[in-house]
C1' cells in the first nucleotide's frame, strides 16, 4: 500500500414538485413530498458554475461578487458498519 472475493446492522439525510416565507436575483428557511446519496454530516481554503441590487463605463447591449451553489468538484475535518 495495492488487488479479488465474501459479508453487514441501527438508522439517517432528503432532489422534482406543491404551500408558506426571506431576498434585487441566484438561492435560502419552514411543513408536504422522496430522485437519489456510504459521508447527500460540517466547513467557501482552491477551482467551477448561477445571479448583478450596488458600482463604473455605456445609446442600448454588458462588465464585475460583497451574494450563493458542500446534491459540481478538490481540500480540511468529524462520524456508522463488516473485515483483516
Nucleotide at each position: 500500500a495495492u488487488u479479488a472475493a465474501u459479508u453487514a446492522u441501527u438508522g439517517g439525510c432528503a432532489a422534482a414538485c406543491c404551500c408558506a416565507u426571506u431576498g434585487a436575483a441566484a438561492a435560502g428557511u419552514g411543513g408536504g413530498g422522496a430522485c437519489g446519496c456510504a459521508a447527500a454530516g460540517c466547513c467557501u481554503c482552491c477551482g467551477g458554475c448561477c445571479u448583478a441590487c450596488a458600482g463604473a463605463c455605456g445609446a442600448a447591449a454588458g462588465c464585475u461578487a460583497c451574494g450563493g451553489u458542500a446534491g459540481c468538484g478538490g481540500g480540511g475535518u468529524u462520524g456508522c458498519c463488516a473485515g483483516c

A computed fold for an 84-nucleotide RNA from a Pseudomonadota bacterium, annotated as c-di-GMP-I riboswitch aptamer. The coordinates come from a structure-prediction model, not an experiment, and the mean pLDDT is 84. Its Rfam family is "c-di-GMP-I riboswitch aptamer". Gene Ontology term of the family: cyclic-di-GMP binding. Taxonomically the source falls in Pseudomonadota (Bacteria, Pseudomonadati).